[in-house]
């Protein structure tokens, strides 16, 4: 220098191909149960979808540039 992959909630990830309400588990919070705690059960909070621009009625999703990390080639 070139190619590929990853980036979404505090943490681990799905959703992207095929554009149309942003989800799951854990954690947190509240409650039930329990002498109490743990476990279990119920409810619930939490996101400028890594940054910017473009396309579109509409972008996490498509296009381009950039950033960070990883792998490969030279």
């Nucleotide at each position: 220098g070139g190619g590929c992959c990853a980036u979404u909630a505090g943490c681990g990830c799905a959703g992207c191909c095929u554009g149309g309400u942003a989800g799951c588990g854990c954690a947190g919070c509240a409650g039930a149960c329990u002498c109490u705690u743990a476990a279990u059960c119920u409810g619930u909070u939490g996101g400028u979808c890594g940054g910017g621009a473009g396309u579109u009625c509409a972008a996490a999703u498509c296009u381009c540039c950039c950033a960070u990390g990883g792998c490969c080639c030279g």

Transfer RNA from a Nanobdellota archaeon, 74 nucleotides, folded computationally. The sequence was found in a public genome assembly. Its mean pLDDT, the model's own confidence on a scale to 100, is 84.